[in-house]
RNA sequence: GCCCCUGUAGCUCAAUUGGAUAGAGCAGGACACUCCUAAGGUCAAGAUUGUGCGUUCGAGUCGCACCAGGGGCA
Numbered sequence: 001g002c003c004c005c006u007g008u009a010g011c012u013c014a015a016u017u018g019g020a021u022a023g024a025g026c027a028g029g030a031c032a033c034u035c036c037u038a039a040g041g042u043c044a045a046g047a048u049u050g051u052g053c054g055u056u057c058g059a060g061u062c063g064c065a066c067c068a069g070g071g072g073c074a
Base pairs, nucleotide, nucleotide: 001073002072003071004070005069006068007067010026011025012024013023019057029043030042031041050066051065052064053063054062
């Protein structure tokens, strides 16, 4: 330098052929329970989907550029 893969919540992962409010588990918070703690229970919160631009009525999903990580070739 060229090619391929990955990037979604603090962490690990979903999300169908582009279709409407992006879900789950763990962690963290509150509550109840308990003599107290843990476990288990209930509830709430947490994401501009790596960045920007574009296509579209509609983008996590498609296109382009860039950034980060991984792999291959030279």